A computed fold for a 109-nucleotide RNA from Croceimicrobium hydrocarbonivorans, annotated as SAM riboswitch aptamer (S box leader). The RNAcentral record of the sequence draws on Rfam. The model forms 91% of the base pairs in the Rfam consensus. The prediction has a mean pLDDT of 86.

RNA sequence: UGCUUAUCCAGAAAGGUGGAGGGUCAGGCCCUGUGAAACCUUAGCAACCUGCCGUUUUCAAAUGCGGAAAGGUGCUAAUUCCUACCACAGAAAUGUGGAAAGAUAAGUA
Numbered sequence: 001u002g003c004u005u006a007u008c009c010a011g012a013a014a015g016g017u018g019g020a021g022g023g024u025c026a027g028g029c030c031c032u033g034u035g036a037a038a039c040c041u042u043a044g045c046a047a048c049c050u051g052c053c054g055u056u057u058u059c060a061a062a063u064g065c066g067g068a069a070a071g072g073u074g075c076u077a078a079u080u081c082c083u084a085c086c087a088c089a090g091a092a093a094u095g096u097g098g099a100a101a102g103a104u105a106a107g108u109a
Stems, first nucleotide, its partner, number of pairs: 001109008013042005021031003026083003043076003048072003052067004080101001085098005
């Protein structure tokens, strides 16, 4: 980097360095010198994977369900901030659903 599968309307911030951008791209709309990105420290959230505990079943397991949060990731403005493409409803504004794209995890080449 490609592919597969799952999830994405919940949740969780302080300090230091830094000094103008950031929210992937485009449009919109936001955040930002009351300090952006990035990096560091500490804290937290979540529960994808490993391990652990209980339970289910069993000869024993696998599996399923629940728990906890030790380890590996991830995350801590706004639904993945909204839209874009398609379908449906509607006179329209718009709404609903599904894709695409993206993010994260696990597996794989």
Rfam family: SAM riboswitch aptamer (S box leader). Its family is annotated with regulation of gene expression in the Gene Ontology.